[in-house]
RNA sequence: GGGUGUGUAGUUCAGUGGUAGAACGCCAUUCUGAUAAAAUGGAGGUCGUAGGUUCGAUUCCUACCACACCCACAA
Numbered sequence: 001g002g003g004u005g006u007g008u009a010g011u012u013c014a015g016u017g018g019u020a021g022a023a024c025g026c027c028a029u030u031c032u033g034a035u036a037a038a039a040u041g042g043a044g045g046u047c048g049u050a051g052g053u054u055c056g057a058u059u060c061c062u063a064c065c066a067c068a069c070c071c072a073c074a075a
Stems, first nucleotide, its partner, number of pairs: 001071007010024004018055001026042005048064005
């Protein structure tokens, strides 16, 4: 320098055009002498950034950013 993939809750990940979810973690309550476990409820997201297409974008297109990998060049 060329190419591919990934980026979504604190963490690990689903969701592939129509109001954004799970598990674990966190908070509260119940239970207990008190914890743990269990049960119930709750909080937590500008879906990497900026544009474009669309009635409507996490999803499609473009550029950029971060990370990982492959190829080439040099050493």